The RNA shown here (c-di-GMP-I riboswitch aptamer) has 89 nucleotides and comes from a Syntrophomonadaceae bacterium.
It was read from a public genome assembly, where an Rfam model found it.
The model forms 100% of the base pairs in the Rfam consensus.
RNA sequence: GACCGACAAAGGCAAACUUGUCGAAAGGCAAGGACGCAAAGCCAUGGAUCUAAAACUCCUCAGGGAGUCAUGACAGCCAGGCCACCGAA
Numbered sequence: 001g002a003c004c005g006a007c008a009a010a011g012g013c014a015a016a017c018u019u020g021u022c023g024a025a026a027g028g029c030a031a032g033g034a035c036g037c038a039a040a041g042c043c044a045u046g047g048a049u050c051u052a053a054a055a056c057u058c059c060u061c062a063g064g065g066a067g068u069c070a071u072g073a074c075a076g077c078c079a080g081g082c083c084a085c086c087g088a089a
Stems, first nucleotide, its partner, number of pairs: 004087002012037002017032006035076001041082003045079003049073002055068005
């Protein structure tokens, strides 16, 4: 230094839920709150998953309804890339 991850040490992050806010929604942000996390730090490159505004098609009681689909989301789904605390076996 790399691999690896302890009944080690110092710390860190923050699920669900609640409130507020942005958004068509998924979801994001902030505060509270901890289910958990050795990368639960960062990145949307590949896949999976979520939503379906707009668009297109069909139906319609002409109000609307249904279907398809990301350019939207998601890193705490997986893979991949980058950076990184500590040092037992």